Lysine riboswitch aptamer from a bovine gut metagenome, 168 nucleotides, folded computationally. RNAcentral holds the sequence, with entries from MGnify. Its mean pLDDT, the model's own confidence on a scale to 100, is 78.
RNA sequence: GAUAGAGGCGCGGCGCGCAUCAGUAGCUCCUGAGACAAAGCGGCAGGAACCGCCGGAGCGAAAGGGAACGCCGCCGAAGGGUCUCCCGCAUUCCUGCGCGGGCGACGCCUGGGCCGUCGGAGAACAUCCGCCGGACUGCUGCGGGGCAAGAAUCCGCAGAGCGCUGUC
Numbered sequence: 001g002a003u004a005g006a007g008g009c010g011c012g013g014c015g016c017g018c019a020u021c022a023g024u025a026g027c028u029c030c031u032g033a034g035a036c037a038a039a040g041c042g043g044c045a046g047g048a049a050c051c052g053c054c055g056g057a058g059c060g061a062a063a064g065g066g067a068a069c070g071c072c073g074c075c076g077a078a079g080g081g082u083c084u085c086c087c088g089c090a091u092u093c094c095u096g097c098g099c100g101g102g103c104g105a106c107g108c109c110u111g112g113g114c115c116g117u118c119g120g121a122g123a124a125c126a127u128c129c130g131c132c133g134g135a136c137u138g139c140u141g142c143g144g145g146g147c148a149a150g151a152a153u154c155c156g157c158a159g160a161g162c163g164c165u166g167u168c
Base pairs, nucleotide, nucleotide: 001168002167003166004165005164008075010074011073012072013071014070015069018066026059027058028057029056030055040053041052042051044096045095046094047093048092049091078110079109080108081106082105083104085102086101087100088099089098111137112136114134115133116132118130119129120128121127139159140158141157142156143155144154145153
């Protein structure tokens, strides 16, 4: 360098129905002078316009997010961060930001999952992401035990996938 592999509550994608979203949005009807709303509230912040919500009854979603199950692809699997660009939150204009989603670039960070605090995303007591802490787990190295010597194996410490094991 090539190739094949391992870790395990391992990773990602897709499908399916279900719950949630939500008795919300929306639609229809009724009452009423007016429900096609005066006041009020909201639409990232400020300004201007504009829009929506805003009484009662009936009908009544969807997207995004989720866990389970199934299938597929995998073991830097993948996730995160930073940056460019695009889209959305957001009907228009001005000013200034932020947040969410997506493509791409960068060995910038992370061995792996689990639990907990805090923070972020989220409608959310779901779920996801990040810092920190904890024990666990696989690998390698070093030290010690183990053995006649090795090996298996056990204990301790350290390290990180830029790693480890097999074959060439």